Predicted 3D model of a 475-nucleotide part of an RNA (small-subunit ribosomal RNA, 5' domain) from Pinus albicaulis. The RNAcentral record of the full RNA draws on SILVA. The coordinates come from a structure-prediction model, not an experiment, and the mean pLDDT is 81.
Context: one part of a larger RNA
């Protein structure tokens, strides 16, 4: 000198566009964050009657694996770069080729039982794009021959669209191997029994000690293993001429995590933030027998700390999920609110004015300085206040949260608008008063004991300016 997700003092006009719990991954009241569509049959309500016309729970497909937090673990193939092979893939896109024929069930519901409740039992009925059964094909085998699969319809008067199965290829997507890179500690020198290799043999979408059973004794390490201590990794930021350094906040990639350990379940695809089971802590119901819950989602509380915002608006745009479609959902987004946290940008007026006025300050008492500075005179309105007009960001057509915002435009008046730090050197700027080794300053040398350019005023002057100073961390 330059940075920052800062915080602090004192001050404080306006606008753009960012950025806001770095500390307790500490507990969390309430709201809300992932629902949707109608194949099925049902129950209400509506209607003269039918009619998904509305509403309700269930049955089934789909999606809840994405989107959002979060930095707690993780020195690892976890990241980052550069190859790889032994597989899988819902939706999506190409292709080829099927969808024949039967069957039985189980919720809703009805009844009746337990329980405070959560919610369960029994019993009888029901349907489907739920569920099974048969036929039917591609594939396997050198043959002979062995055994073997699926489907589902809806809609609509029709045409004809939307669905279903199998297989091929493809896109995008994850799974797996690997070569090099990725802090510190030798006051950590050995370390390893599924460990290191082989057969069989399960198991997996897949390779593989992944797992076993049996054989061998084997990996590994001063090129730094093992243990230990901190740590998400990167693309970046920051800072330096550069080699370096220091770091990893917003944004992007990628991993890990979801109160704390464990577990599989379903399903293309989890071992699953707003699913299930067990076990703990901890909260809260309880009739005391047993039950609920999980903000490191957006808000918001309590705590904690030097510190970090609103229980706001809207699906309008841009994506995301369900649908054939209209359309529902979407604290994702897109906006708005709070903070000088930052950073750009604009304003706090302009011309004009010497009797060098009063008034402060210092004087050698002549004067000098603040100082064209102020007034007096003439203008302007960026801002401001008060009024009128109003979007762009919309797809043929309707649909704008921001917003009556931004813009533009009329009136009115210098009106509403300057501070901080500092003056012995370094260092840019200097005098007087008071004080008297005291009160105090102080980055570092070092000032202060009776004329202190170092303290504290006051007047000048400097610097930067809606900031300026301290403090803390990095180059």
């Nucleotide at each position: 000198g330059g940075a920052u997700g800062a915080a602090u003092g004192c001050u404080g006009g306006c606008a753009g566009c960012a950025u806001g719990c770095u500390u307790a991954a500490c507990a969390c009241a309430u709201g809300c964050a992932a629902u949707a569509a109608g194949a099925c049959g049902g129950g209400a309500a509506g209607u003269g009657g039918u009619g998904u016309u509305u509403c309700c729970a269930g049955u089934g497909g789909c999606g809840g694996a994405c989107a959002g937090g979060u930095g707690a673990g993780u020195a690892a193939c976890g990241c980052a770069u550069a190859a790889g092979a032994a597989a899988c893939u819902u939706c999506c896109c190409u292709u080829g080729g099927g969808a024949g024929g039967g069957g039985a069930a189980c919720a809703a519901c009805a009844g009746c039982u337990g329980g405070a409740a959560a919610c369960a039992a029994c019993u009888g009925c029901u349907a489907a794009u739920a569920c099974c059964c048969c036929a039917u094909a591609g594939g396997c085998u050198g043959a002979g021959g062995a055994g073997u699969a699926a489907a589902a319809g809806g809609a609509g008067g029709a045409a004809u669209c939307c669905g279903c199965c199998c297989a091929a290829g493809g896109a995008g997507g994850g799974g797996c191997u690997c070569g090099c890179g990725u802090c510190u500690g030798a006051u950590u020198a050995g370390u390893u029994a599924g460990u290191u290799g082989g057969u069989g043999a399960g198991g997996c979408a897949a390779u593989g000690g992944c797992u076993u059973a049996c054989c061998a004794a084997g990996g590994u390490g001063a090129c730094g293993a093992u243990c230990a201590u901190u740590a998400g990794c990167u693309a970046g930021u920051u800072u330096g001429a550069g080699a370096g350094g220091a770091u990893g906040a917003u944004c992007a990639g990628c991993g890990a995590c979801a109160c704390u350990g464990g577990g599989a379940c379903u399903g293309a695809g989890a071992c699953a933030u707003g699913g299930c089971c067990c076990a703990g802590a901890c909260u809260c119901c309880u009739a005391c027998a047993g039950g609920a819950g999980g903000c490191a989602g957006c808000a918001g509380u309590g705590g904690g700390g030097a510190a970090u915002u609103u229980u706001c608006c809207a699906c309008a745009a841009u994506g995301g999920g369900c649908g054939a479609a209209a359309g529902c959902c979407u604290g994702a987004c897109g906006g708005a609110g709070c903070a000088a946290u930052g950073u750009u940008g604009c304003a706090u007026g302009a011309a004009g004015g010497c009797a060098g006025a009063a008034g402060g300050c210092c004087c050698a008492c002549g004067g000098g300085u603040c100082a064209u500075g102020a007034a007096a005179u003439u203008c302007u309105u960026u801002u401001c206040u008060c009024g009128g007009a109003g979007a762009a960001g919309g797809a043929a057509a309707a649909u704008g949260a921001c917003g009556g915002u931004a813009u533009c435009u009329g009136a009115g008046g210098a009106a509403u608008a300057a501070g901080c730090a500092a003056c012995a050197a370094c260092u840019a700027a200097c005098u007087u008063u008071g004080u008297g080794c005291c009160a105090g300053c102080a980055g570092c040398c070092g000032c202060g004991g009776u004329a202190a350019g170092a303290c504290a005023g006051a007047g000048g002057a400097u610097g930067c300016a809606a900031g300026c100073g301290u403090u803390a961390u990095c180059c």